Order: sequence, then C1' cells, then structure tokens
RNA sequence: GGGCCCGUGGUCUAGACUGGUUAUGACGCCACCCUGACAAGGUGGAGGUCCGGGGUUCGAAUCCCCGCGGGCCCA
Repeated sequence: GGGCCCGUGGUCUAGACUGGUUAUGACGCCACCCUGACAAGGUGGAGGUCCGGGGUUCGAAUCCCCGCGGGCCCA
C1' cells in the first nucleotide's frame, strides 16, 4: 500500500441481510425481600453520543459515502 471483517450501557452481546412507535439479554452495580450472617435466590431501579461526520428517506443502530480505531490475510 491492497483485500476482508468488526465497532451497540462498566464488560460481553441480540437486533443490520429484509429501515418502522418505548434498542435485547446476560454478567456486574444500587435498593429492598429472604438468612443469625454470607452465598445463592426473588422484586425493583440506575446505567446507551448504537465509533465520528455527511447523504438517502416521512422515518436510519440498520442502507450509501468519507474518516477514525481494532483484528485477520496478502505484498
């Protein structure tokens, strides 16, 4: 330098192909319940610039373009 893939709460992740009302789940965190207490379990809650910018569209995490970061391969 070229090709391909990935980027979504603190961590991991579904959703993207086929655009549609409030973005999913788990772990973790907080409060309460339970227990003599802890763990486990139960209930509730907080936590998201969906990597950035632009475009298309009535509507974009999703489609298109550019850029940034990471990974793999080739040179």
A computed fold for a 75-nucleotide RNA from a Thermococci archaeon, annotated as transfer RNA. NCBI's taxonomy places the organism under Archaea, Methanobacteriati, Methanobacteriota, Thermococci. Model confidence (mean pLDDT): 82 of 100. Its Rfam family is "tRNA". About the family: Transfer RNA (tRNA) molecules are approximately 80 nucleotides in length. The family's RNA type in Rfam is transfer RNA.